Notes: Predicted 3D model of a 90-nucleotide RNA (Fluoride riboswitch aptamer (crcB RNA motif)). The coordinates come from a structure-prediction model, not an experiment, and the mean pLDDT is 75. It was read from a public genome assembly, where an Rfam model found it. Its Rfam family is "Fluoride riboswitch aptamer (crcB RNA motif)". Rfam links the family to the GO terms response to fluoride and positive regulation of gene expression.

RNA sequence: UGGACUUCGGGAGAUGGCAUGCCUCCCGUCGUCGCGGCGCAAGGCCCGGCGAGCAACCGCCCCCCGUGGGCUGAUGAUGCCUGCACAUUC
Numbered sequence: 001u002g003g004a005c006u007u008c009g010g011g012a013g014a015u016g017g018c019a020u021g022c023c024u025c026c027c028g029u030c031g032u033c034g035c036g037g038c039g040c041a042a043g044g045c046c047c048g049g050c051g052a053g054c055a056a057c058c059g060c061c062c063c064c065c066g067u068g069g070g071c072u073g074a075u076g077a078u079g080c081c082u083g084c085a086c087a088u089u090c
Stems, first nucleotide, its partner, number of pairs: 008028006016081005022076001029052006036046003059071004
């Protein structure tokens, strides 16, 4: 310096919210500030703020590819709530 694995933290999974000893995926880089913390000190590390950058993610099918046609679903999965639709009963 690069890669892999594990742990931890953060984030994502085509329409809302909550929960989960669950599943899959992505990231944990740079700069700057603080009369912050650790250390005898140097180097360094940790915490917090701000800025920049970045990934997962942004549904399916058909066609003459056009400003065309058709389709499923509030879940990644499960449960509940809310909204919408249909049917039945009062």